[in-house]
Formats: sequence, C1' cells, structure tokens
RNA sequence: AAGUAGCUUAGGUGGCAGAGCCUUAGACUGAAAAUCUAAAGGCCCCUGGUUCAAUCCCAGGCUU
Repeated sequence: AAGUAGCUUAGGUGGCAGAGCCUUAGACUGAAAAUCUAAAGGCCCCUGGUUCAAUCCCAGGCUU
C1' cells in the first nucleotide's frame, strides 16, 4: 500500500453495490463462431466501536 461476484476491478467528502470477462438461456446460422438480448452469481477479509444508518469513519486482528 492492497483485500468488493468464479477472474480483473469501479465505488473523492456515510443512505439503491456496479462494470468487463467467464457461465447459463434465448435470438441469429444448414451447423458453428462472431454479434445482440436476458439471467444467475456479493451478507464488500474478520471482530468490535461511532451513527437513525457503515464497502466508506475509528480501534484491533488476518492475508498478500
């Protein structure tokens, strides 16, 4: 310094957690690839604290 979906990651002053890839289904095709559409997939590393409310702020811990 970093830890957020299976992987790569966004989330500058706290309030609906997102994107790309992958996967699945559909459209297209003689069939496939490519393309398009849709869906699944996260209790945001852990434990406490502050707050009406924490991915976000504070303390400790774990991993790289």
The RNA shown here (transfer RNA) has 64 nucleotides and comes from Pelusios castaneus. The source organism's lineage runs through Eukaryota, Deuterostomia, Amniota, Archelosauria and Pelusios. Model confidence (mean pLDDT): 82 of 100. Its Rfam family is "tRNA". About the family: Transfer RNA (tRNA) molecules are approximately 80 nucleotides in length. Their secondary structure includes four short double-helical elements and three loops (D, anti-codon, and T loops). Further hydrogen bonds mediate the characteristic L-shaped molecular structure. tRNAs have two regions of fundamental functional importance: the anti-codon, which is responsible for specific mRNA codon recognition, and the 3' end, to which the tRNAs corresponding amino acid is attached (by aminoacyl-tRNA synthetases). tRNAs cope with the degeneracy of the genetic code in two manners: having more than one tRNA (with a specific anti-codon) for a particular amino acid; and 'wobble' base-pairing, i.e. permitting non-standard base-pairing at the 3rd anti-codon position.